[in-house]
The RNA shown here (c-di-GMP-I riboswitch aptamer) has 83 nucleotides and comes from an Anaerolineales bacterium. Of the family's consensus pairs, 94% are formed in the model.

RNA sequence: GACCGAUAAAGGCAAACCCGCCGCGAGACGGGGACGCAAAGCCAAGAGUCUUAAGGGGACGAUCAGACGGUCUGGCUGCCGAA
Numbered sequence: 001g002a003c004c005g006a007u008a009a010a011g012g013c014a015a016a017c018c019c020g021c022c023g024c025g026a027g028a029c030g031g032g033g034a035c036g037c038a039a040a041g042c043c044a045a046g047a048g049u050c051u052u053a054a055g056g057g058g059a060c061g062a063u064c065a066g067a068c069g070g071u072c073u074g075g076c077u078g079c080c081g082a083a
Stems, first nucleotide, its partner, number of pairs: 004081002012037002017032004022027001035070001041076003045073003048068004055060001
C1' cells in the first nucleotide's frame, strides 16, 4: 500500500412512525425518533421500482416529464486498524 472488516477507539449517518411545511403525485425539506449502515459520503450513467402526461371505454401507459437511490451494477472520494 492492496484486500479485508472486530461485541476495538473516536466521530458520522438515520428506516418505520409522529409534527410542521412544499408538491397534482411519486416524494422533498425542517424538527422529533432509531430499524439499521464501513461508504446509509457524492454522482444519477446502466438495470429496477414508483409518479403523473399525451393516448385509451378500461386494463394499461414515457429511451422523451419527473421521483427514489437505505434495490443491484458502475464512476469519484473517504475515517479507523484487531484477525